Annotation: A computed fold for a 98-nucleotide RNA, annotated as THF (Tetrahydrofolate) riboswitch aptamer. Its Rfam family is "THF (Tetrahydrofolate) riboswitch aptamer". From the family's description: Tetrahydrofolate (THF) riboswitch was first reported for Ames et al. as an RNA motif in 5' untranslated (5'-UTR)regions of folate transport and biosynthesis genes in Firmicutes genomes.

RNA sequence: AGCAGAGUAGAGCAGGCGCGUUAAGUGCCCAUGGACGGGGAGUUGUCAUGGGACGAAGCCGGGUUCCCGGCGCGGUAACUGCAUCGCAUCCCGCUGCA
Repeated sequence: AGCAGAGUAGAGCAGGCGCGUUAAGUGCCCAUGGACGGGGAGUUGUCAUGGGACGAAGCCGGGUUCCCGGCGCGGUAACUGCAUCGCAUCCCGCUGCA
C1' cells in the first nucleotide's frame, strides 16, 4: 500500500413522567453564532438566540369561578431503554486482520 470495522451530531421505536388545550410548543422561512476525534469543503443534518408568515380538538363527571378526576387531542418538553439507523461529504487518525 490492501481488506474489514468502530466512532459524532442526530433520527426512529418503546416506556413511565410532565406541559399545553385560556395556544405555549412543534412544523415552515430569514439572519447571526455554536457543537460535531483533527483538517478541508460549505451541500445536507443539528443546537441556541432574534425576526417573519401560517396555525389547532375538545368532551364528560364532581365541586362551584377556577380547581379536581377521567377519556381524548398536540408533527408537545426533557429523561430512560433498544443486538433499529447514523462521521452523513473528502482526507487523516483509531481498532482488528494481513
The model forms 90% of the base pairs in the Rfam consensus.